[in-house]
RNA sequence: UAGCCGAAAAGGCAAACCUGUCGUAAGGCAGGGACGCAAAGCCACGGGACCAUGGAAUACCUAUAAGCAAAUGAGGUUAGCCGAGCUGCCGAG
Repeated sequence: UAGCCGAAAAGGCAAACCUGUCGUAAGGCAGGGACGCAAAGCCACGGGACCAUGGAAUACCUAUAAGCAAAUGAGGUUAGCCGAGCUGCCGAG
């Protein structure tokens, strides 16, 4: 120095829940709060989940859209669900 790994210490993040606020909603943001986290830092590219919208045989389906043909019609959230990508603190081993 690089990779693996996660002992210690310092420091960091912050689930549920509550309050305020934005959003139709999923959910976001801020404050409080800590279940947890060594990438719980960033990123919606792939898969999953969820919401909205639309379709439907009311089971379900919905970006290769929605039984066939045509037409119409094609948005979001989640990185603390997983994977890919990018970046990064400390150092017992």
Molecule: c-di-GMP-I riboswitch aptamer
Organism: Elusimicrobia bacterium UBA6262